[in-house]
RNA sequence: UUGAGAGUUUGAUCCUGGCUCAGAACGAACGCUGGCGGCAGGCCUAACACAUGCAAGUCGAGCGCGCCCUUCGGGGUGAGCGGCGGACGGGUUAGUAACGCGUGGGAACGUGCCCUUCUCUAAGGAAUAGCCACUGGAAACGGUGAGUAAUACCUUAUACGCCCUUCGGGGGAAAGAUUUAUCGGAGAAGGAUCGGCCCGCGUUAGAUUAGAUAGUUGGUGGGGUAACGGCCUACCAAGUCUACGAUCUAUAGCUGGUUUUAGAGGAUGAUCAGCAACACUGGGACUGAGACACGGCCCAGACUCCUACGGGAGGCAGCAGUGGGGAAUAUUGGACAAUGGGGGCAACCCUGAUCCAGCCAUGCCGCGUGUGUGAAGAAGGCUUUCGGGUUGUAAAGCACUUUCAGUGAGGAGGAAAACCUUACGACUAAUACUCGUGAGGCUUGACGUUACUCACAGAAGAAGCACCGGCUAACUCCGUGCCAGCAGCCGCGGUAAUACGGAGGGUGCAAGCGUUAAUCGGAAUUACUGGGCGUAAAGCGCGCGUAGGCGGAUUGGAAAGUUGGGGGUGAAAUCCCAGGGCUCAACCCUGGAACUGCCUCCAAAACUCCCAGUCUUGAGUUCGAGAGAGGUGAGUGGAAUUCCGAGUGUAGAGGUGAAAUUCGUAGAUAUUCGGAAGAACACCAGUGGCGAAGGCGGCUCACUGGCUCGAUACUGACGCUGAGGUGCGAAAGUGUGGGGAGCAAACAGGAUUAGAUACCCUGGUAGUCCACACCGUAAACGAUGAAUGCCAGACGUCGGCUAGCAUGCUAGUCGGUGUCACACCUAACGGAUUAAGCAUUCCGCCUGGGGAGUACGGCCGCAAGGUUAAAACUCAAAGGAAUUGACGGGGGCCCGCACAAGCGGUGGAGCAUGUGGUUUAAUUCGAAGCAACGCGCAGAACCUUACCAACCCUUGACAUCCCGAGACCGCUCCAGAGAUGGAGUUUCCACUUCGGUGGCUCGGUGACAGGUGCUGCAUGGCUGUCGUCAGCUCGUGUCGUGAGAUGUUCGGUUAAGUCCGGCAACGAGCGCAACCCACAUCCUUAGUUGCCAGCAGUUCGGCUGGGCACUCUAGGGAAACUGCCCGUGAUAAGCGGGAGGAAGGUGUGGAUGACGUCAAGUCCUCAUGGCCCUUACGGGCUGGGCUACACACGUGCUACAAUGGCAGUGACAAUGGGUUAAAAAAAAAACUGUCUCAGUUCGGAUUGUCGUCUGCAACUCGGCGGCAUGAAGUCGGAAUCGCUAGUAAUCGCGUAACAGCAUGACGCGGUGAAUACGUUCCCGGGCCUUGUACACACCGCCCGUCACACCAUGGGAGUGGAUUGCACCAGAAGUGGUUAGUCUAACCUUCGGGAGGACGAUCACCACGGUGUGGUUCAUGACUGGGGUGAAGUCGUAACAAGGUAGCCGUAGGGGAAC
Repeated sequence: UUGAGAGUUUGAUCCUGGCUCAGAACGAACGCUGGCGGCAGGCCUAACACAUGCAAGUCGAGCGCGCCCUUCGGGGUGAGCGGCGGACGGGUUAGUAACGCGUGGGAACGUGCCCUUCUCUAAGGAAUAGCCACUGGAAACGGUGAGUAAUACCUUAUACGCCCUUCGGGGGAAAGAUUUAUCGGAGAAGGAUCGGCCCGCGUUAGAUUAGAUAGUUGGUGGGGUAACGGCCUACCAAGUCUACGAUCUAUAGCUGGUUUUAGAGGAUGAUCAGCAACACUGGGACUGAGACACGGCCCAGACUCCUACGGGAGGCAGCAGUGGGGAAUAUUGGACAAUGGGGGCAACCCUGAUCCAGCCAUGCCGCGUGUGUGAAGAAGGCUUUCGGGUUGUAAAGCACUUUCAGUGAGGAGGAAAACCUUACGACUAAUACUCGUGAGGCUUGACGUUACUCACAGAAGAAGCACCGGCUAACUCCGUGCCAGCAGCCGCGGUAAUACGGAGGGUGCAAGCGUUAAUCGGAAUUACUGGGCGUAAAGCGCGCGUAGGCGGAUUGGAAAGUUGGGGGUGAAAUCCCAGGGCUCAACCCUGGAACUGCCUCCAAAACUCCCAGUCUUGAGUUCGAGAGAGGUGAGUGGAAUUCCGAGUGUAGAGGUGAAAUUCGUAGAUAUUCGGAAGAACACCAGUGGCGAAGGCGGCUCACUGGCUCGAUACUGACGCUGAGGUGCGAAAGUGUGGGGAGCAAACAGGAUUAGAUACCCUGGUAGUCCACACCGUAAACGAUGAAUGCCAGACGUCGGCUAGCAUGCUAGUCGGUGUCACACCUAACGGAUUAAGCAUUCCGCCUGGGGAGUACGGCCGCAAGGUUAAAACUCAAAGGAAUUGACGGGGGCCCGCACAAGCGGUGGAGCAUGUGGUUUAAUUCGAAGCAACGCGCAGAACCUUACCAACCCUUGACAUCCCGAGACCGCUCCAGAGAUGGAGUUUCCACUUCGGUGGCUCGGUGACAGGUGCUGCAUGGCUGUCGUCAGCUCGUGUCGUGAGAUGUUCGGUUAAGUCCGGCAACGAGCGCAACCCACAUCCUUAGUUGCCAGCAGUUCGGCUGGGCACUCUAGGGAAACUGCCCGUGAUAAGCGGGAGGAAGGUGUGGAUGACGUCAAGUCCUCAUGGCCCUUACGGGCUGGGCUACACACGUGCUACAAUGGCAGUGACAAUGGGUUAAAAAAAAAACUGUCUCAGUUCGGAUUGUCGUCUGCAACUCGGCGGCAUGAAGUCGGAAUCGCUAGUAAUCGCGUAACAGCAUGACGCGGUGAAUACGUUCCCGGGCCUUGUACACACCGCCCGUCACACCAUGGGAGUGGAUUGCACCAGAAGUGGUUAGUCUAACCUUCGGGAGGACGAUCACCACGGUGUGGUUCAUGACUGGGGUGAAGUCGUAACAAGGUAGCCGUAGGGGAAC
């Protein structure tokens, strides 16, 4: 007895880091809902304004008077005088950052009522309210005169204490009432209580508030106060506070506590309690024991009210209540019964304190809304794969119970006192009186129809709210269709939404449930407990050094810190523990513990501090050596560039990717000599040296700083760090004066380009250089602050020293500077004795991204600007390291008709065909880079056909079921474009167990049919493509926090992830290859078709007998495997050559297509979810359309001719098809003739006409043939396609579908080439590697101007408020001072007057107010600056790849913009 996490950055990972959620709590509010009780709570906003009522009175036992009653004893009452109390109680939190509060101390004080003690209470006097008369005023309220009392006022006397004192003395009091006594009064002392004052410590934020202060700090004298004190005053001195944060500004009542938390902390200060402050705002005093006074006074101001306009009245931040404000907070209630307070001798009176009640689910706690049984798993709902499932024992039904609410009856406690009687005791002279205790009696309850108990009746009156994508428990249907909406974060919604709305079901809590606001937690996300800073945010550019912090060894002392013990205090309540009381609980009571704090006393002496002493190892000094681009100044040297002069020499030079601007015949460039000037210092030169950093490089000299080594002695902690401060500080830039060769911002010109304010070129000014003075920033970087100690090594290098005979080698040592690597650290990368390891000290810095290193303010600067440094607003990320991919105008290796080398085409013409576009009633639909376009279509005149127009049908053209009827079909006629309609003719069939069943047709009914309608982005299947490319993965193991890696990389090799070798891998799978088919050789089996070598016959036809040898057919087999030889290679895999062979290195061709990519294609092949239509988006029919035609593109055919056309002669083939019969053919080639280079005897389009075939039908719209016609076209721009051998090219033949229709598709054979050096380049692909800000993956990402909209913000001529400083004016009431004016009962008097007092006047202080001038702050402002956010705007393309000129930092100039 006390610590839980999750979501979200990514393709994935680890980390950093923010945002968000789950919890608790609330004076709450809002939404929906609402049965009861107990205990609490209830204007957080306008300290805004308040109608009305109440909230502080009481005393006749202080006093007189009026009135009433009277049993005459007295009692009551009213306005006054007088006393006590109105300083308590109650409210509020405006002000206050303060001795205000908290805590602990202190000395120079006061204290009514209360307690104790001592003493006294004597003698007199003068007034004044009330009342009466007169009188002013509207009122409030007064005025004058007469007269009256006191516990009101005054004088005198006295003084135990008391006060003052010059120590002689002086000063100062009272009140009575009633009557046996008591209550009072006065003085003094003490106590108690309460209060005033002082001090230590604690008590919000801002330094973009750094200096503040003249009564300020101290002293002396005086005054004042209850009291100390600059509290006040005069004089004197010049102090006082402040970086340990003064002053100023903003905010705020403080505390016990409350809330959260494991704790430490954080937030908070409602209710209850303590303290403070305030009472309409500001000022002031009076009275009093106490006030500068909430329900008192005076003045000023604002506001409200009354008014006769002359004047008056008021103060709810008391209780109720009203208006207003607001999201929001209650009754104009009862009672003094209890507790407490005021007055009183008391009875008693007063008490919106208080106790109660009312309202409100505002909170906490408790109870109930029934219990048991009940499966036909009812009905209904929802859903469904149609079987069912679920709601659900839930309901109904049956059997019980009665808490609570309801009705009725009963019924505690809160009550103790006071008063009366009485007993005893105390006091006393006393049996009076009084007090205490006991007994008896008599009364006192707002709440209250109380709590509680009993009876009665009946399941009767009593359940909602939120949620259900993940976090987070809980899932389906319908509707909607990026709309409506949801959302705490991530995110849902664009036609199948578990995320919107509804429903069914479920989950959670429950008289409540959700939402919102605000707090703590989670958040170790300000880190004291308990974080970080190489790359994520974060080390000042670097030194010196002040304050401060920290500090070596040892001895003694002291005891501040520290530790132990004791004492005081830390209010109560609260929290915790134990016990108890309400039936329990909440709640309440009693006791304990605790309150971690402060003060004080005693003790200890290890550690830290302090004091005194000692030491040498830290630090420093001395002596001797040493290295060095360390710094400053002066001098000096050679090479090169440029320029000038002269000579030689001639037409170009220069520059670039290519050019041009430019220079040159007035002689350039080139070359030789001479001269001038300025700047920089080749080689040496090195992860070499020096310096704190910036930085420093020819040579010499002068001055000078630091460092290293060796040695001896000395000092004796003298040290480390370092806020402020101060100095140094590249380049660029600034000022003044020089200098100026080269280079070179700006600028000019030439190019490039769509543009080119750039890159390239030609020029060229500041500048670069020097001196002096500024600036003070850099990616000022090791992105790594300084110092000290400790913790394995190895190998280099620089400077010393020591030893070994040592210039060079070896070993050791000190100080620098590097590389690799262990432990260890790290998110990883990496770091690793030069730490980013292990520790200590000090400083600086960070806390999500953007806004922004910006604005404002301050400081610095001549300026440029630097430094310090925010907020509003906005996003859910931004970021680091590493991983896998993809990509690169990165690299390496390799392949492919990819290029190259060739051959032939396309692109130009005419036509065919497809597409786009246009047109149309319709020109049905789909396909769209490669991978759509002679594609779906292996064939649109009707049909097809899906499209359009017209006309028809509605259970339908088609399927199943039910009912009825019966043949149907067919044939004939009529109407119609036909579908269709009408009429006529015909009138059931098969099987049978005779019950019926089945088939067909017609009619009817409804379930249903039907849809080439939509969605290929809901799908299956099929297909294309990368690509027949060589890849894609897995198991186990190993490595890594992990994503992942390894294997699969590497060296060879291959067509191949093919094989070999090596290797933390070893194996395996899908792919490759092989197995399959065809062709090529041979053998074998068989001989229907087929064939004919040999034999025979013959009609001369393999026709016949015969034969299967051959060809062929179709079954089986053989053969090829780098097997053999040589060379090469690692002796491997393989490669090169050769032999043999029909075939040779995959023999050739096919079939075969890994994991996957493209939301690729197809809902119009088929299948299918969902949606939609149902007298139509279905079905039928006629006609039309898919065949249109200014145009554009793709694919083809035919050509442009002589390598040819035409005519003739004339062979040779293979697929395949057909057969009812019969029959029939290849072309090119070759040969002969002709044509002779022309738009032709090339070419055949177009058109006319005739004919033929198919077909119901060739008009739209078929094919073929004859005759006639005879267009374009003379080899095709940019560009582009195919092909590596029986291939390209060329020639014909066949087939499918089909009535008919091919230049298309798919096949077949004939003839039959050229070229490949090679892999630089284009395209595509594979492997490895590299960079990345990409991951929808470069068709990526992304920057800035401009334009538009909105938002917050800076500047801004100013304007308006708030607050404050200074100066001045002003001066109410009040207090104090002065007073020559006026008035004056008590006392004195010599009676004149005096003392004293009041009023007035005046002075001082001072509130409000006013004027002037500053500061701070808020709001607003024409215009203006940048910023942020927005849907698909405009311009470019700056960055990310070598991002196409590597990028970035500082600075300067320039430019639409990135730059």